[in-house]
Molecule: c-di-GMP-I riboswitch aptamer
Organism: Photobacterium aquae
């Protein structure tokens, strides 16, 4: 130094739940909380998962215009609701990568 992860010292961080606030959402922050962690510091570059607000696509309903008009009906535009695709949002406590760092049996 590099791998490694017993013991010891200083310390460290904090999952689930509860407030509070930010977000469409999925989650994030901040304060109580510990279930855990030796990189559960940092980093979205790889795969993976979560979410789809926007866009996309299709359906259906109201509405509006237009074709024809006897009537079913034809096309157009908008609006609401549905599924379906989709991150440019997220997750570092899902992995791998890269960066930093405490203690030291071996």
């Nucleotide at each position: 130094u590099c791998a490694c992860g017993a013991a010891c010292a200083a310390g460290g961080c904090a999952a689930a739940c509860c407030u509070a606030u930010c977000g469409a959402a999925a989650g994030g922050u901040a304060g109580g909380g510990a279930c855990g962690c030796a990189a559960a510091g940092c980093u979205u570059c790889c795969g993976g998962c979560c979410u789809a607000a926007g866009a996309g696509c299709u359906g259906a309903a109201u509405a509006u215009a237009u074709a024809c008009c006897u009537a079913u009906u034809u096309u157009u535009u908008a609006u609401u609701c549905a599924a379906c695709u989709u991150a440019a949002g997220g997750u570092a406590g899902c992995g791998g990568g890269g960066u930093u760092g405490c203690c030291g049996a071996u």